A computed fold for a 466-nucleotide part of an RNA from a metagenome, annotated as small-subunit ribosomal RNA, 3' major domain.

Context: one part of a larger RNA
RNA sequence: UGACGGGGGCCCGCACAAGCAGCGGAGCGUGUGGUUUAAUUCGAUGCUACGCGAAGAACCUCACCAGGGUUUGACAUGCUGGAAGUAGGAACCUGAAAGGGGGACGACCUGUCAAGUCAGGAGCCAGCACAGGUGCUGCAUGGCUGUCGUCAGCUCGUGCCGUGAGGUGUCGGGUUAAGUCCCGUAACGAGCGCAACCCUCGUCCCAUGUUAUAUUCUCAUGGGAGACUGCCCCGUAAACGGGGAGGAAGGUGGGGAUGACGUCAAGUCAGCAUGGCCCUUAUGCCCUGGGCUACACACACGCUACAAUGGGCGGUACAAAGGGCUGCGAAGGAGCGAUCCGGAGCCAAUCCCAAAAAAACCGUCCUCAGUUCGGAUUGCAGGCUGAAACCCGCCUGCAUGAAGUCGGAGUUGCUAGUAACCGCAGGUCAGCAUACUGCGGUGAAUACGUUCCCGGGCCUUGUACA
Numbered sequence: 001u002g003a004c005g006g007g008g009g010c011c012c013g014c015a016c017a018a019g020c021a022g023c024g025g026a027g028c029g030u031g032u033g034g035u036u037u038a039a040u041u042c043g044a045u046g047c048u049a050c051g052c053g054a055a056g057a058a059c060c061u062c063a064c065c066a067g068g069g070u071u072u073g074a075c076a077u078g079c080u081g082g083a084a085g086u087a088g089g090a091a092c093c094u095g096a097a098a099g100g101g102g103g104a105c106g107a108c109c110u111g112u113c114a115a116g117u118c119a120g121g122a123g124c125c126a127g128c129a130c131a132g133g134u135g136c137u138g139c140a141u142g143g144c145u146g147u148c149g150u151c152a153g154c155u156c157g158u159g160c161c162g163u164g165a166g167g168u169g170u171c172g173g174g175u176u177a178a179g180u181c182c183c184g185u186a187a188c189g190a191g192c193g194c195a196a197c198c199c200u201c202g203u204c205c206c207a208u209g210u211u212a213u214a215u216u217c218u219c220a221u222g223g224g225a226g227a228c229u230g231c232c233c234c235g236u237a238a239a240c241g242g243g244g245a246g247g248a249a250g251g252u253g254g255g256g257a258u259g260a261c262g263u264c265a266a267g268u269c270a271g272c273a274u275g276g277c278c279c280u281u282a283u284g285c286c287c288u289g290g291g292c293u294a295c296a297c298a299c300a301c302g303c304u305a306c307a308a309u310g311g312g313c314g315g316u317a318c319a320a321a322g323g324g325c326u327g328c329g330a331a332g333g334a335g336c337g338a339u340c341c342g343g344a345g346c347c348a349a350u351c352c353c354a355a356a357a358a359a360a361c362c363g364u365c366c367u368c369a370g371u372u373c374g375g376a377u378u379g380c381a382g383g384c385u386g387a388a389a390c391c392c393g394c395c396u397g398c399a400u401g402a403a404g405u406c407g408g409a410g411u412u413g414c415u416a417g418u419a420a421c422c423g424c425a426g427g428u429c430a431g432c433a434u435a436c437u438g439c440g441g442u443g444a445a446u447a448c449g450u451u452c453c454c455g456g457g458c459c460u461u462g463u464a465c466a
Stems, first nucleotide, its partner, number of pairs: 001466002003463003007460007015450002019414005026304008034295002042053002064290007073130001077129006088105001092101003108121004132279002135277003141273002143268003146264001148262001153192006159168003171184004198256004203225007228250001231244005306407001310366006322353003327346002332341003373404001378399007420442007
């Protein structure tokens, strides 16, 4: 100087407390461990791995396994030599395919020339350099990322103090979300952080008006105004705090983007790049099939429920934000339905997805039961995508109707348009969403307080630790 303390003081944070909804029990989905397996590819492993890399494993992906094949190679550049119906290549044979054989037909470019005549190139063959490797090392690395933590800290120049390590500044008294600001002060200044500048939502004004029709008004696009403790009162030395007015908004207005010096030899050589090492008729490459989907178990995260604040049926409303050209696909028609036929319109404020958004509201049935709760599982019949749904997709109809009656110890999220509940869209994508990323609708309860648990900041103290 740090680090640590079941030392002290001060102060924060959904950290506790106060509340609300869950998880932990059930069934199912997904991930992981384990086990199994020819293979169940690899990585991620307390917080900071476990719906994570996966924004979508039937083939492909693919890295794994079995088998079949191939060797200048699927791909790049260069060198040497060679062949002349050359390159290419149909039928056909073999094969699961890849590959192997076969060879009808049969070129291109440049120069030259009487002439496909000659020379060269591309291409082909042989060979050599080399290619190739999701092989190893994240403890050789770049880049990127997680975490402490959006915590308020981390430093520098000069000066001063100290033999020195170092200290001071950065401390003390107030104050703040903040090393934010004020006052004091051997310090005076400065930098990276904080804040502000950026985006967005909320109010108003102006301009514009297609496709919206609401052309003063809604909406859209662009520009601007507005909030600064500016005003008043109180406290105060100041900073600042408490209250009030006006205002759409008030003391950082809500949300986002933004992550200091550093820590964990944290994560990633499998996104990419890259040093070194290793393989080179194989650890490269191609193909067929299988596997990543296994299943006595254990854990993590979810979905659906256990019902009457509910379930079924009928009626009737109200969104936002997105996407669309090998796309979205209307009307009309068929079907109980998934879906099919059909093709209008739309490169989209125009047309479509998309219509009824769902919860909500109104009416009605059910009357507390393993039920008109719950929907797992299984059988049959169909539909869609796709060469192809056996392993191993999604959807529909009929039938079947399991566990489950609110969950032990324990544990998670959340302080307001939040939690909870409800649906909608998008990316990925041929197909496949209970995941993820967004969007709106309905819309709470509680916070006395900081003793305690966890994490953190500042000062101080002890130390046999560095």

Overview
Model confidence (mean pLDDT): 84 of 100. Rfam family: Bacterial small subunit ribosomal RNA. Rfam links the family to the GO terms structural constituent of ribosome and ribosome. RNAcentral holds the full RNA, with entries from SILVA.